Notes
Predicted 3D model of a 1374-nucleotide RNA (small-subunit ribosomal RNA) from an uncultured bacterium. The RNAcentral record of the sequence draws on Greengenes. Its Rfam family is "Bacterial small subunit ribosomal RNA". Rfam links the family to the GO terms structural constituent of ribosome and ribosome. Its mean pLDDT, the model's own confidence on a scale to 100, is 85.
[in-house]
RNA sequence: AGAGUUUGAUCCUGGCUCAGGAUGAACGCUGGCGGCGUGCCUAACACAUGCAAGUCGAACGGAGUUAUGAGAGCUUGCUUUUAUAACUUAGUGGCGGACGGGUGAGUAAUGCGUGAGCAACCUGCCUUUCAGAGGGGGACAACAGUUGGAAACGACUGCUAAUACCGCAUAACGUAUUCGGAUGGCAUCAUCUGGAUACCAAAGGAGCAAUCCGCUGAAAGAUGGGCUCACGUCUGAUUAGUUAGUUGGCAGGGUAACGGCCUACCAAGACUGCGAUCAGUAGCCGGACUGAGAGGGUGAUCGGCCACAUUGGGACUGAGACACGGCCCACACUCCUACGGGAGGCAGCAGUGGGGAAUAUUGCACAAUGGGGGAAACCCUGAUGCACCAACGCCGCGUGAGUGAUGACGGUCUUCGGAUUGUAAAGCUCUGUCUUCAGGGACGAUAAUGACGGUACCUGACUAAGAAGCCCCGGCUAACUACGUGCCAGCAGCCGCGGUAAUACGUAGGUGGCAAGCGUUAUCCGGAUUUACUGGGUGUAAAGGGAGCGUAGACGGCAUGGCAAGUCUGAAGUGAAAGCUCGGGGCUCAACCCAGAAACUGCUUUUGAAACUGUUUCCCUUGAGUAUCGGAGAGGCAGGCGGAAUUCCUAGUGUAGCGGUGAAAUGCGUAGAUAUUAGGAAGAACACCGGUGGCGAAGGCGGCCUGCUGGACGACAACUGACGCUGAGGCGCGAAAGCGUGGGGAGCAAACAGGAUUAGAUACCCUGGUAGUCCACGCUGUAAACGAUGAAUACUAGGUGUGGGGGGACUGACCCCUUCCGUGCCGCAGUUAACACAAUAAGUAUUCCUCCUGGGGAGUACGAUCGCAAGAUUGAAACUCAAAGGAAUUGACGGGGGCCCGCACAAGCAGUGGAUUAUGUGGUUUAAUUCGACGCAACGCGAAGAACCUUACCAGGAUUUGACAUCCCGCUAACGAAGUAGAGAUACAUUAGGUGCCUUUCGGGGAAAGCGGAGACAGGUGGUGCAUGGUUGUCGUCAGCUCGUGUCGUGAGAUGUUGGGUUAAGUCCCGCAACGAGCGCAACCCUUACGGUCAGUUGCUACGCAAGAGCACUCUGGCCGGACUGCCGUUGACAAAACGGAGGAAGGUGGGGACGACGUCAAAUCAUCAUGCCCCUUACGCCCUGGGCUACACACGUACUACAAUGGCGCAAACAAAGGGAAGCAAAACCGCGAGGUAGAGCAAAACCCAUAAAAGGCGUCCCAGUUCGGACUGCAGGCUGCAACUCGCCUGCACGAAGUUGGAAUUGCUAGUAAUCGCGGAUCAGCAUGCCGCGGUGAAUACGUUCCCGGGCUUUGUACACACCGCCCGUCA
Repeated sequence: AGAGUUUGAUCCUGGCUCAGGAUGAACGCUGGCGGCGUGCCUAACACAUGCAAGUCGAACGGAGUUAUGAGAGCUUGCUUUUAUAACUUAGUGGCGGACGGGUGAGUAAUGCGUGAGCAACCUGCCUUUCAGAGGGGGACAACAGUUGGAAACGACUGCUAAUACCGCAUAACGUAUUCGGAUGGCAUCAUCUGGAUACCAAAGGAGCAAUCCGCUGAAAGAUGGGCUCACGUCUGAUUAGUUAGUUGGCAGGGUAACGGCCUACCAAGACUGCGAUCAGUAGCCGGACUGAGAGGGUGAUCGGCCACAUUGGGACUGAGACACGGCCCACACUCCUACGGGAGGCAGCAGUGGGGAAUAUUGCACAAUGGGGGAAACCCUGAUGCACCAACGCCGCGUGAGUGAUGACGGUCUUCGGAUUGUAAAGCUCUGUCUUCAGGGACGAUAAUGACGGUACCUGACUAAGAAGCCCCGGCUAACUACGUGCCAGCAGCCGCGGUAAUACGUAGGUGGCAAGCGUUAUCCGGAUUUACUGGGUGUAAAGGGAGCGUAGACGGCAUGGCAAGUCUGAAGUGAAAGCUCGGGGCUCAACCCAGAAACUGCUUUUGAAACUGUUUCCCUUGAGUAUCGGAGAGGCAGGCGGAAUUCCUAGUGUAGCGGUGAAAUGCGUAGAUAUUAGGAAGAACACCGGUGGCGAAGGCGGCCUGCUGGACGACAACUGACGCUGAGGCGCGAAAGCGUGGGGAGCAAACAGGAUUAGAUACCCUGGUAGUCCACGCUGUAAACGAUGAAUACUAGGUGUGGGGGGACUGACCCCUUCCGUGCCGCAGUUAACACAAUAAGUAUUCCUCCUGGGGAGUACGAUCGCAAGAUUGAAACUCAAAGGAAUUGACGGGGGCCCGCACAAGCAGUGGAUUAUGUGGUUUAAUUCGACGCAACGCGAAGAACCUUACCAGGAUUUGACAUCCCGCUAACGAAGUAGAGAUACAUUAGGUGCCUUUCGGGGAAAGCGGAGACAGGUGGUGCAUGGUUGUCGUCAGCUCGUGUCGUGAGAUGUUGGGUUAAGUCCCGCAACGAGCGCAACCCUUACGGUCAGUUGCUACGCAAGAGCACUCUGGCCGGACUGCCGUUGACAAAACGGAGGAAGGUGGGGACGACGUCAAAUCAUCAUGCCCCUUACGCCCUGGGCUACACACGUACUACAAUGGCGCAAACAAAGGGAAGCAAAACCGCGAGGUAGAGCAAAACCCAUAAAAGGCGUCCCAGUUCGGACUGCAGGCUGCAACUCGCCUGCACGAAGUUGGAAUUGCUAGUAAUCGCGGAUCAGCAUGCCGCGGUGAAUACGUUCCCGGGCUUUGUACACACCGCCCGUCA
């Protein structure tokens, strides 16, 4: 000293929470010792038992006991009398029980703290001084007797003493009255002094004595009290008025004393917004806790004061009480009782019950300190000194120290290598604090006396021995891994963890922190500048009153003199002690204790100063106001007048509609509307001018004229002389709506009615329409009453408009310069969280007022005030959340804006959606119909080809180290046909047959293989694509995505990348606080289009054919060339570029392909593969046979073929490209109508084969029909592949001849060699394409354009969204 938490991120505001310290504490776990402290915070609840206040015989009379002496009696060792001595003591008397000890109920002032005062007072014992004590008297207890009562306790009669009680004498420096003098003061008066009158004292005891202790009066002192005053002393105004002995006076009473303290009379006062009264709470202080301090909260222990003693009241005694362990009364409670009566008061020390989370022994001693009594010895003392219990707190000590690596064992983790626990342990060498045992043994006591106590302390002995836990480990906050669990169990101070890989739960290992304690809970301060005096705010975060006038109050111009309240200064008193602080000292240290200093920031008195504030005196004019002159204005009130428009009425003209809307309808109209003309009526509002123009305090004010009236402004400087500013309460003003009474009512128009819209439409739209809107008089008193900005004054760069007035200059109304007041914009400094404000401040200062202190609950409830009501003003709490909020940033989004692009729309062509079939999917079914893919971006997709196999699915039958890999042991070469059983796997056969390779010392050994055995392990198309890698799709071939340095911003971020052009493009140019760079674009690559050159066989050929020859052409494939807006013109900004043209095979990226930025979708895939974790292990592995993936009411997607004449069929007959071929392609020839068969030349291919291209074109036929269209379905007969075509293949021939006549809503592709159309080939493959991937042939139409739909890019704007509009969020219901 700060930290966490609002957001995607940021700054701010703001609350919540944490880290610190403290405690009379409690609870959980644990616990070795000692010292010093502390210990009912709750029930001021009730108390058994014991003790806590007695003492004095030297005040007194008795009584008793013991001893001794002397007597008497006699039962000679007993009784009794007397004297002396010692002791004990009920009673009388004295002193003390008013101290000490306890508690905090009451008390907001009869209290406490601080400081004063008493000229208004008292004071036993103590100290000092003065004076005195003469002489008498009568009783009452005890005691004795009688007697009442259960008891407590009495009653009567009689006797007696005193330091008990009462007269008399004496008496003043006493008291009272009165007459004088002096001094002082504060009004009453005080002090000193002289005289007179009256009144008031006494006690003895001890002792041989000296003397000592007492007694009485007086004066002082000391101590202790009493009373008074000033200041300070909690909360509430949702408590605003209170008070009759109340306030004062006079007289009297009372008191130690003043006083309404009390009484009678008189007056009507007294307190209060500087908070009375009332209500709630509370003992106050020194201090202790916290804090940098100021403060805040607190008042245990110790000390001072107060109050109380079961509750309430009262007095007595006394120096002192209205009395804790005294009295009386009342009430409640408890106890005793013989029922008639009595007794009691632990908030003393122990202790008990109860209450409670919770707080100790019915201890020892008067040895010390102190108190009471006493002459003293001494007695009493639960005060006190000590001990016991309790980790309750503070302080100190210990639980060992050194060495010790094989880094042991064990534990934990592990990538299996190791790491860690850890020098830790063991071992070795030491020591012995504390504990234990033994011995000695204090101080406290300057003669004796020690509860503590055989204690502290010292010495000796023995063994590492007897002595460590608690909390935490996600961030804040120091400290991490494994397992278990699986939004469960649980944790949590805040944020938040937990839904199968949890450093946050539980356990373990390890780490961290503190340590005889550690955590938790509770409370207080701090952090919190989060109530802000120090030290905050109020435009938008909470907060400026709607606005003015003005009371109290606060603040206030220039100059002079006085005073000295504030202020400053010196001195004195006080501020108790303890405590805190500092430097010393004593317990071994410390805690603790002792002595000293400082401090106690305060209050009081007093000496001075006079600048400032205050007060007073006097002066001034600049603040403020008045007078005079002048112009401006929707300022206010009242009266009158005017025109336009609307509606209504009357009359004319006129005819079928009008009106209204997005479109309609309700409505009006043939009974004559709307339209139009003329006349009339009524009410309301005042177009143009009109303007970020004017006026007003605000609300607000708009036709014209008149009257009355308020304010501001300018000029001048005549008058007053600080008269000012602000303003709690208070008073008046205050839009609209609303209320009351009475008018008025044209238009408009809540409510209401009807028509539409809609899923509904109690709305928006339309047709009507009542209150109301208008006037007068009252009420209401609120608004986003806003500039969300209180009023006043002064100062602080400029620029530019506008309204009003003045001055200067000018020939001049204009223009220009200047000045004052008002009203706007821009902008510097400065301010601000930022936005913004910026002379009209949100700047710099001063003064005064209002208001704020997290969000919700709530401007609600209750109370009070106001109101006719509606309601207004004032204005909480319980409970709940960890946020709510402001400004700005980046994105995303908008049925916001701007610019641009794309077969996106439009313009076209051909389709899909209707039919049949094929294929995929959903659904259903099934033993199984294996699994995956689901908007675009799943659905002829994985699958480039399910009859078995594939195959993962189902049924059945087998198998268990396994179908496959590695390791170990043993055996054997391995292998193994025909055959038998079985559906097969498999088993038997097995003795048929067969004897491998390398090496050898020939015995053997080794490698590989097979069989058998044991276990490690294999195996899994089992789960998780939301644990992953890799791969892929998509936005999108869209033009974007970023970085470095610099600059700007508090920051997130911005700039660059925006702007003006241009491009297919962040492509390029120009400009610019940016300058550069990277990934993307483009280019580089492949192919195609032209040419050149080189090379040429299997190609080609200038040959009738062949051979031969050649390489001109075609072709093939290497290398080059070519295209770059290069050239010309126009436009553009002289640029980039665009447009047109030339040349050229090709022209503006020539066509096509490959190539896919940062990222998005937890997109797809664990079933291509790989892989973490989980799961199965005679099974979820593996083998076999059969079945299934091909099911079928239905729905969807993608395709094929069609519906025909641009066609079908028949005949004759042209022109390709690109591919494939050896378990292959297969020619010729022959057979078959055909599929195909026989056959096998040729070809590992520019050579041979597949292999006739088809559409087009020619000729012929059909004649618009369900047809010579269409070909599904079915029957029969065949062919091919294959172990096998039943479930379940393809093809051929003949026959059969379905739906379908161009397809609803909707929807797809395509911009040129494209669409459309025609055929050919290939992969997969034994066989099986209408699918997929390629190839060429023929070959169009249209694009005005960017308003709209969809998608995208840039920019701007709004946002309460950020999981980002499939968002957020409101209400009702469950």